[in-house]
RNA sequence: GGGCCUUUAGCUCAAUUGGUUAGAGCAGGGGACUCAUAAUCCCUUGGUUGUCGGUUCAAGUCCGACAGGGCCCACCA
Numbered sequence: 001g002g003g004c005c006u007u008u009a010g011c012u013c014a015a016u017u018g019g020u021u022a023g024a025g026c027a028g029g030g031g032a033c034u035c036a037u038a039a040u041c042c043c044u045u046g047g048u049u050g051u052c053g054g055u056u057c058a059a060g061u062c063c064g065a066c067a068g069g070g071c072c073c074a075c076c077a
Base pairs, nucleotide, nucleotide: 001073002072003071004070005069006068007067010026011025012024013023019057028044029043030042031041032040050066051065052064053063054062
């Protein structure tokens, strides 16, 4: 330098051909249980979907640029 994959909650990940409330587990907070703790059970908080723009009636999803991460190839030495 070229190509491909990836970015969604504090962490790991879902989200149907673009379609009407963005979810799950873990973690956090509260409660039940217990002499107490753990475990278990119940309730619950938490998101500008990496950034900026575009297309559309409608974008997490499609298009472009940029940024972070990963892999492969080439080049130099």